[in-house]
RNA sequence: GGACUUGUAGCUCAAAGGUAGAGCAGUUGCCUUAUAAGCGACAGGCUGCGGGUUCGACCCCCGCCAGGUCCA
Numbered sequence: 001g002g003a004c005u006u007g008u009a010g011c012u013c014a015a016a017g018g019u020a021g022a023g024c025a026g027u028u029g030c031c032u033u034a035u036a037a038g039c040g041a042c043a044g045g046c047u048g049c050g051g052g053u054u055c056g057a058c059c060c061c062c063g064c065c066a067g068g069u070c071c072a
Base pairs, nucleotide, nucleotide: 001071002070003069004068005067006066007065010024011023012022013021018055026042027041028040029039030038048064049063050062051061052060
């Protein structure tokens, strides 16, 4: 320098173009003499950044940034 791939909640990951969800962690309530476990509820995202296409984009297209694999 080139090809491919990944980037979504604090962490690990989902989400066939229709307005983003789970597990763990956190807060809180129930249960318990108490803690843990268990059960319920709540909070937490402008989806790496900037553009474009579309009525509508995590998803498609372009550029950039960062990580990984491979080639030179």

Predicted 3D model of a 72-nucleotide RNA (transfer RNA) from a Deltaproteobacteria bacterium. The RNAcentral record of the sequence draws on ENA. It matches the Rfam family "tRNA".